This is a predicted structure of a 1432-nucleotide RNA (small-subunit ribosomal RNA) from a metagenome. The RNAcentral record of the sequence draws on SILVA. The prediction has a mean pLDDT of 83.

[in-house]
């Protein structure tokens, strides 16, 4: 609550909740990955040495008793946690009794087997139980339980082969350690525990420590071997706050159980409690960073239940999250010679793009509506079959039908409306790597995987357009493997790129001649077991497909058994002689080791003899000598080292070893008998030897010579050179153990073309010689090799066993260990840094490298510069402005001509469509030309003349002004964007090619070589044959000549004229002129060379070896000049950086450099006389005579557009005179007057004239520049530009030397070799210190931690032992008290967590200081290296 009963309190039944007793389950399922390098895992055996609840199958059994205690009731205590007491109660809860087998145990024994098996036989001991419900009833069935038992099933326990990371800078470890025997323990083998005895176990095949991990099926890469790696899923182990400990149980030493200690956290009445998310879900922290405090037991499993159900944060689902794999979409078709806008182009045009619009469809997806499978199998329960079995029923076995339940889920699919409706990003576009423009930035922003991009034209950054790639994704980080054959088992090396151990010896290992048997360990092959399962591969199937899921093969390459081969390895026995040794013969040798000679040299020292110097050096000096050096003779001492022979000759394992003899003593080589019979090879560790130097100890000490000194060199000189000299060198004994210990090449054996030397045998031979062994060189062939090389003395081809590399610096250094008397010396890293470091070779440049050659390059010579003055250009400076450029190759340059102007500077005034050019529209006038006012002028304003062409007009066309607009214009930047010109090497001989050839290449050959040019010229040789571009030639002057023309040139011959002149007629000879031709080619001879090129000398000839001279500049170097000549891209200016004017200014002046002119004088200077050129020019021009002027000039005006006339007198010379070495009669600056010309104008700022003035210089310091013949030195004349202004440039002609021997130096080119560490290429490259920032290491007095040891000190819990101190229902004895047995608590002993002392140890953090190391754009000081790098 509901029923009964009672008047009623209340009783009783029953259901339901709870809590208790009792069972059975909390050991499963879920979760971590902290420990663990272990039998933990994986695998393949063992258990005869073992348990296993529930489950299945079998046999048996379930007799009879007993005392308790929860709940519950009364109470105490506590704050709470929760404790204590009184009373009384039940059971499948507990206890004893019987019985009991095939059970256990102990003793005895058969049989088969072998660890404690199995079957069996006798004796003795121990040792069970439990009932409930239904059903029919007369015993009694039947289900659920319960005991003993066998058996299985399943799950565990333990043991074991093999397999499992990282370092030797962890080499030793072990005391219950190793084994036995007795106990004791476990379920159960064991030192699993204990006493005792023995001394033993483990380790280079890595023990012990440390570091670091769960393991494994499998995941991920990988062609495969591998390498990585353990998320999810599934096996296994571990682990539950840390430590530590039993209980209970089949099973735990138990995540959601108990005790204890310690950490933390909550609660507390401070007396004491409570707690463990690595279970789902959450929450907070750390973190770049990782979900929901969902829903359901509908499914599938699990526990319990007889079952119905009940519990399940397993589990099945939803949710977040593009975190991942798999499928669809984001429309489809049509559509322009292609719309607008972007963009990109100078412009045509191109793209974006059929892409948009636009017209027609289509609905997957969406939005809505509708409708709606399967996942459910059954279970109880109803019906019903059949079947065992019973007297019968319930029940029991195997089935049919029926028959509840859906979290997900408003879902999937499936129909329907609506409408292109909703629905594209994200990286990239320098190259690897697929995609390119623009614009904006300007070593800044910023990019970046490597390499690199950005410093005014960025395809590399940012934007925009355009492209290219994937796409619900894309890119970026992180990680692992791949390429990487870049740890190389497949599958690498090691002469010089890293890398052969300094040699030998031999222990461990490792490989190992022939022959016969043998065995079967390797090996080959078959047979079963196993190798979970999931993955993975094939195949085949279900979800519209695929991911995913089912099935079914196949795979799991290993183990294990169990058969079988016996060729090869390999046991094991037996033989061989050919590998390897032994005797015996002969030999050569600086092989060691120790003793004794010897000579020659140098030093000393002692004599003699002699004098003034020696020594040294690049020159010196320091030193030494007159106290007699040095030089010489002669005696003596001393220590060291052996001249010649001496030689890619010789010996030795290296390192090494050099007079002579003698003694001891090792190895080698030939040739041959003969013996042994695989005794070999090789070599981790180990052991010995091991130049110089260094060390100790005691000796020696002559030379030499570290360190010192000293004297030179030098900017310094702590060096190179000199003079000294200590240690040391040398001798014994003993340590170091290193080095370019190199052939930068380890050892051993075999093969594999050849030529020449050579040492030392042997053979054949008369000899020359030829064979052959072992050595040592040299050049070579196959073949190796990145190349250079190597090449039977291999780096060639193979085997054998060792040693060592794995980018560069940090670093062979720290630390640790060892070794040493010390110095050191073995072993030997990292952090950090960089994209390199390295090796051969190949082109080129460089060298205080070699070698040839050339050049006014030295040399010889001649004249200058540098000093003066004046001129001119620059630099500096000043300056409103002194306009720009040019700076080795610029500076008398752009400029061939700045008063103005040029002119671009600077002041100041002006203008804006413009001073200049094209178009258009408008509007005005024809252009023009003259004047006036005002202004510095630019300009601005007025006036007068003057009115263009067609056309009837209307207009229209030229032209000029003005207004608009486009545009003009810029000496404004960027020559490092450019084109074009030009300079420089250099008028040096060089620069390439196109086939061929050699070489992997890069390149090389040709082009190099012998020779010869000026020459890459030209000849010959030669893998090279040609060929271009340069050399040469063609060109043009010039020197000879022919021929043909002949005025303005000439002028023999004829005339004429004249004082004279080609003035004049005239001529076509001559010179000249100008056109077209010859001439010169090494052509001749002669010699040298190579029978060539060619060179030397001669000959003829105007000219001779290119006759001078010129123009001409190869391929390229300097981002070399020049945007300012011109041109031009990009940037920048537009009432201005553009253009007009006007005045300044480029001319300035303390000073410095370059180029010039004039001198300084007598080979002069001045005066007078007098002679000869060539080129050239002239019309806005040159200008004659004549005439003024001293003169510039002036005046005049003739002629001439020039072989006609004019500039227009050449000068120097020569003649004569003067001057006499003087600051002058040299020199002319400078100044002053005067005066001429040009010009609008000569102040600033001009030439020239006259006259006066009369400066510095008297041959120039260090240093430097020209020039090799008609040249230099002189001497004038023209011309350009120009109104005017020329010491300058550019041309002309006149006088006209000198030297040259040489190529050794110096500059500079050219070839060849050579060396480099240079390649921006020597102006290169680069080392160390100190300085200053920064980074990480090392050492440290210390401070602070963690970890594991070892010794003791304390000792929870707790289990065992042991106690009779307390208590005590069942059993036993006992009438009872009591006593026994046992059992708890207590006490106590071992063990023993955690704590505490003490040591030392291993590993972290931290840390004054100190050290040395990376890095870093520009610091400082030298200049060690690279060339002989200046001393290799």
């Nucleotide at each position: 609550g509901c029923a009964c009963a009672g008047c009623a309190a209340u009783g009783u039944g029953c259901c339901u909740a709870g809590a208790g007793c009792g069972g059975c389950g909390g050991a499963c399922u879920g979760g971590u990955g902290a420990g663990u390098a272990a039998c933990g895992c994986g695998u393949g055996g063992g258990u005869g040495a073992u348990c296993u609840a529930c489950c299945u199958c079998g046999g048996g059994g379930c007799u009879g008793g007993g005392g308790a205690u929860a709940g519950c009731u009364c109470g105490u205590g506590g704050a709470a946690a929760c404790a204590c007491g009184u009373g009384g109660u039940a059971a499948u809860a507990c206890c004893g009794a019987a019985u009991a087998a095939g059970u256990u145990c102990u003793u005895u024994u058969g049989a088969c087997u072998u660890u404690g098996g199995u079957c069996g036989a006798a004796a003795g001991a121990g040792g069970a139980a439990a009932g409930g419900c239904g059903c029919g009833a007369u015993u009694g069935c039947g289900c659920c339980g319960c005991c003993c038992u066998g058996a299985g099933a399943u799950g565990a326990g333990c043991c074991u082969g093999c397999g499992u990371c990282c370092a030797a800078u962890u080499a030793g470890c072990u005391a219950g350690u190793u084994g036995g025997u007795g106990g004791g323990g476990u379920a159960a083998a064991a030192g699993c525990c204990u006493a005792c005895c023995a001394a033993g176990g483990c380790g280079a095949u890595g023990a012990u420590g440390g570091g670091u991990a769960g393991c494994c099926g499998g995941c991920c890469u990988g062609a495969g071997a591998g390498g990585g790696u353990g998320u999810a899923c599934g096996g296994c182990c571990a682990c539950a706050u840390u430590g530590g400990g039993a209980c209970u149980g089949a099973g735990a030493u138990a995540c959601g159980g108990c005790c204890c200690a310690a950490a933390c956290u909550c609660c507390u009445a401070c007396g004491g409690g409570a707690g463990g998310u690595a279970g789902c879900a959450g929450c907070u922290a750390a973190g770049a960073a990782u979900a929901u405090u969902c829903c359901g037991c509908a499914a599938u499993g699990g526990a319990c239940g007889a079952a119905a159900g009940u519990c399940u944060g397993a589990c099945g689902g939803a949710g977040c999250g593009a975190c991942g794999c798999c499928g669809c979409g984001u429309g489809g078709a049509u559509g322009a010679c292609g719309a607008a806008g972007g963009c990109c182009g100078u412009g045509a045009g191109g793209u974006u793009g059929u892409a948009a619009a636009a017209u027609c469809c289509u609905u997957u997806u969406a939005u809505u509506g509708g409708g709606g499978a399967a996942g459910a199998a059954u279970a109880a329960g109803c019906g019903u079959g059949g079947g065992a079995g019973g007297a019968a029923a319930u029940g029991c076995c195997c089935g049919c039908g029926u028959g509840a339940u859906g979290a997900c889920a408003u879902g999937a699919a499936c129909c329907g409306a609506u409408g292109a409706a909703u629905a594209a990003g994200c990286c990239c576009c320098g190259g690897c790597u697929a995609a390119c423009u623009a614009c904006g930035u300007g070593c800044c922003a910023g990019c970046a995987g490597c390499c690199g991009c950005g410093g005014u034209a960025a395809c590399a950054c940012g934007u925009a357009g355009g492209g290219g790639g994937c796409a619900a994704g894309c890119g970026c980080u992180g990680u692992u493997c791949g390429g990487a054959a870049u740890u190389a088992u497949u599958g690498g090396g090691c002469g010089u790129a890293a890398a052969g151990g300094g040699c030998a010896u031999g222990u461990a290992g490792g490989c190992g001649g022939u022959u016969a048997c043998u065995c079967a360990a390797g090996c080959c092959u078959g047979g079963c077991g196993u190798g979970a399962a999931a993955u993975c591969c094939c195949g085949c199937a279900g979800c519209u497909u695929a991911a995913c899921u089912g099935c079914g093969g196949a795979a799991u390459c290993g183990c294990g058994u169990c058969g079988g081969g016996a060729a090869c390895u390999g046991u094991g026995u037996g033989a061989c002689u050919u590998g390897a040794a032994u005797c015996g013969u002969g030999g050569a040798g600086a092989g060691g080791g120790a003793g004794c000679u010897a000579g020659a040299a140098u030093u000393c020292c002692a004599g003699g003899u002699g004098u003034a110097g020696g020594g040294g050096u690049g020159a010196a000096a320091u030193c030494u000598g007159u106290a007699g050096a040095u030089a010489u003779c002669u005696g003596g001492a001393a220590g060291a080292a052996u001249a010649c022979c001496g030689g890619u000759g010789g010996c030795g394992a290296a390192g090494g070893c050099g007079a002579g003899c003698u003694c001891c003593u090792g190895g080698c080589c030939a040739a041959u008998g003969a013996u042994u019979g695989a005794c070999g090879c090789u070599g981790a560790g180990g052991u010995g030897c091991g130049a110089a130097a260094g060390c100790g100890u005691g000796g020696g000490g002559a030379u030499c010579a570290a360190a010192c000194a000293g004297g030179a060199u030098u900017a310094g000189a702590g060096a190179c050179c000199c003079u000294g000299g200590u240690a040391g060198u040398c001798c014994a004994c003993g340590c170091c153990a290193u080095c370019a210990a190199c052939g930068a090449u380890g050892u051993g054996c075999a093969c594999u073309g050849g030529g020449u030397g050579u040492u030392g045998g042997a053979g054949c031979a008369g000899a020359a010689g030829c064979u052959u062994c072992a050595g040592u060189g040299c050049c070579g062939u196959a073949g190796c090799u990145a190349a250079c090389g190597c090449g039977a003395u291999a780096a060639g081809u193979g085997c054998a066993a060792c040693g060592c590399c794995u980018g560069g610096g940090g670093a062979g250094u720290a630390u640790g260990c060892u070794c040493g008397c010390a110095a050191g010396g073995g072993u030997g890293a990292a952090a950090c840094u960089c994209a390199a470091a390295g090796g051969a070779a190949u082109u080129g440049a460089c060298g205080g490298g070699a070698c040839c050659c050339c050049g006014c390059a030295c040399a010889a010579g001649c004249g200058g510069u540098g000093g003066a003055g004046c001129a001119u250009g620059u630099g500096g400076u000043u300056u409103a402005a002194u306009u720009c450029g040019a700076u080795g190759u610029a500076c008398g340059c752009g400029a061939g001509g700045a008063a103005c102007c040029u002119u671009a500077c600077c002041u100041g005034g002006g203008u804006u469509u413009g001073a200049c050019a094209u178009a258009u529209g408008g509007u005005g006038g024809a252009a023009u030309a003259u004047g006036g006012u005002a202004g510095a002028g630019a300009u601005a304003u007025c006036a007068u003349a003057g009115u263009c062409c067609c056309g009837c007009a209307a207009g229209g066309g030229a032209u000029c002004g003005c207004c608009a607009u486009a545009c003009a214009g810029g000496u404004g930047c960027u020559g490092c964007g450019u084109g074009g010109c030009u300079g420089u090497c250099g008028u040096c001989a060089g620069c390439u090619c196109g086939u061929g050839c050699c070489g992997u290449g890069a390149g090389g050959u040709g082009u190099u070589g012998g020779g010869u040019u000026a020459a890459g010229u030209c000849c010959c040789g030669c893998a090279a044959c040609g060929a271009g571009c340069g050399c040469a030639a063609c060109c043009c002057c010039u020197a000879c000549u022919g021929c043909c023309g002949g005025u303005u040139a000439c002028c023999a011959a004829c005339a004429c004229a004249u004082a004279a002149u080609g003035g004049u007629g005239g001529g076509g000879a001559c010179u000249c002129u100008g056109g077209c031709g010859g001439a010169a080619c090494u052509g001749c001879c002669g010699g040298u060379g190579a029978c060539a090129a060619a060179c030397c000398g001669g000959a003829g000839g105007a000219a001779g070896g290119u006759g001078g001279g010129g123009a001409u500049g190869a391929c390229g170097u300097c981002a070399a000049g020049u945007c300012a000549u011109c041109a031009u891209g990009g940037c920048c200016c537009u009432u201005a950086u553009g253009u007009c004017c006007a005045g300044g200014g480029c001319u300035a002046c303390a000073c410095a450099c370059g180029u010039g002119c004039u001198a300084c004088a007598a080979u002069g200077g001045u005066c007078g006389g007098u002679a000869c050129a060539g080129a050239g020019u002239g019309a806005u021009g040159c200008g004659a005579a004549g005439c003024c002027g001293c003169g510039a000039g002036g005046u005049g005006a003739a002629g001439c557009a020039a072989a006609u006339c004019g500039c227009a007198g050449a000068a120097a010379g020569c003649c004569g005179a003067c001057c006499g070495u003087a600051g002058u009669u040299c020199g002319g600056a400078u100044u002053g007057a005067a005066g001429u010309c040009u010009g609008a104008a000569a102040c600033u700022c001009g030439a020239a004239u006259u006259c006066a003035u009369g400066a510095a210089g008297u041959u120039g310091g260090a240093a430097u520049c020209g020039c090799u013949a008609g040249u230099a030195a002189u001497c004038g004349c023209g011309c350009a530009u120009c109104a005017g202004c020329a010491c300058g440039g550019c041309g002309c002609g006149g006088u006209g030397a000198a030297u040259a021997c040489g190529u050794u130096c110096c500059c500079g080119g050219g070839g060849u070799u050579u060396g480099u560490a240079c390649a921006c290429a020597c102006c290169g490259c680069c080392c160390g210190u100190c300085a200053c920032a920064c980074c990480a290491u090392c050492c440290g007095a210390g401070c602070u931690g963690a970890a594991g040891g070892u010794a003791c000190c304390c000792g929870a819990a707790g289990c065992a032992g042991c106690u009779a101190g307390u208590u005590u229902a069942a059993c036993c004895g006992g009438c009872a008290a009591c006593g026994g047995a046992g059992a708890a608590c207590g006490a106590u002993u071992u063990c023993u967590a955690a704590g505490g002392u003490a040591u030392g140890u291993u590993u972290g953090g931290u840390a004054a200081g100190g050290a040395g190391g990376g890095u870093g754009a520009a610091g400082u000081c030298g200049u060690a290296a690279c060339a002989a790098g200046g001393u290799a």